[in-house]
Context: one part of a larger RNA
RNA sequence: CUGGGCGUAAAGCGUGCGUAGGCGGUGGGGUCAGUCAGCCGUGAAAGCCCUGGGCUUAACCUGGGAACGGCGGUUGAGACGGCCCGACUAGAGUGGGCUAGAGGAUCGUGGAAUUCCGGGUGUAGCGGUGAAAUGCGUAGAGAUCCGGAGGAACACCGAUGGCGAAGGCAGCGGUCUGGGGCCACACUGACGCUGAGGCACGAAAGCGUGGGGAGCAAACAGGAUUAGAUACCCUGGUAGUCCACGCGGUAAACGAUAAGCACUAGACGCCGGGGGGGUGACCUUUCGGUGUCGUAGCUAACGCGCUAAGUGCUCCGCCUGGGGAGUACGGCCGCAAGGUUGAAACUC
Repeated sequence: CUGGGCGUAAAGCGUGCGUAGGCGGUGGGGUCAGUCAGCCGUGAAAGCCCUGGGCUUAACCUGGGAACGGCGGUUGAGACGGCCCGACUAGAGUGGGCUAGAGGAUCGUGGAAUUCCGGGUGUAGCGGUGAAAUGCGUAGAGAUCCGGAGGAACACCGAUGGCGAAGGCAGCGGUCUGGGGCCACACUGACGCUGAGGCACGAAAGCGUGGGGAGCAAACAGGAUUAGAUACCCUGGUAGUCCACGCGGUAAACGAUAAGCACUAGACGCCGGGGGGGUGACCUUUCGGUGUCGUAGCUAACGCGCUAAGUGCUCCGCCUGGGGAGUACGGCCGCAAGGUUGAAACUC
């Protein structure tokens, strides 16, 4: 330098923004150090390779040729590629109108339920289990009615539904705010794609400081079960779960499927928008999304199948037998817990 791969066998970074770099639309002109062609020089000899000759043969020796992947010079070519000039609108973007949505932040607010507190009625049980016991209750529990306090989560709607880059997002209202889709025109004129480093976001648990604490509940205690029971079941119960600010940076962070563009049968649903027809239920067509089945094709099979795992191109990441091991050492990051990068001996 090169091969084959990455849904489930090893392998897509959790996600985005973006630097360098790589790659890059249509038509015209110019130029040329990429590219291509001719010629010249050089590429020592020996050796290797081909073909002759000489030792009886061979090794060996010797003649000729080829090769010497290359480099330099020179004369040209101008398609492709680079650079320069000027142009275009099909990529990309901006303006306008319409529009759906649990997208984000913040402030308010509502009802149901659990628990606790006060009061009324009322009496012997309640609770819990496979069965029990611990526990609660005559100092009046449980049940029931009224009032109050407080925290957390939002039944029905609700979906095979919607939104978001991912994580994720759900009572209702206000304020601020991001992104998307559709329609018809106008505008900019390749402004694009990807993205090593980098930066940002990133469930839950966890950490720091301060608050809050109804329910639930690691740890813990007790009761059971059992040979034992540091469990599963039961009665309790603290961190935590909630809020503010800061840290942490992981996951079966999953579609186990990176991103972008183009091309390649259909059928049937659902969500959002536009056009046409109909008085109407509705029919039809076209964009964007989200599903099921399926053609060609692909696949080891399972399956995928215009939302590709089909057919191509661009760029990044990653894999290269199992264990040792995501360990050790070192570096970087962190308050810590730890994260990230990431071996070897040995062994099968």